A computed fold for a 72-nucleotide RNA from an archaeon, annotated as transfer RNA. Model confidence (mean pLDDT): 82 of 100. Rfam family: tRNA. Its family is annotated with triplet codon-amino acid adaptor activity in the Gene Ontology. It was read from a public genome assembly.

RNA sequence: GCCCCUGUAGUUCAACGGAUAGAACUUCUCGUUGCGGUCGGGACAAUCGGAGUUCGAAUCUUCGCGGGGGCA
Repeated sequence: GCCCCUGUAGUUCAACGGAUAGAACUUCUCGUUGCGGUCGGGACAAUCGGAGUUCGAAUCUUCGCGGGGGCA
């Protein structure tokens, strides 16, 4: 330098182009307990950035940026 894959809560993963982007773990809070743990109720928290296509984009296209791999 060229090619391929990939980027979503703190973490691991979901989400046919269409409903308020959802679950588990973590954290916080309440209940339960003599205390803690377990268990139960609740809360916080995310689409890498720009442009385009579309009535509608996390999803498709494109340009960047980050990560992984292959060739040279």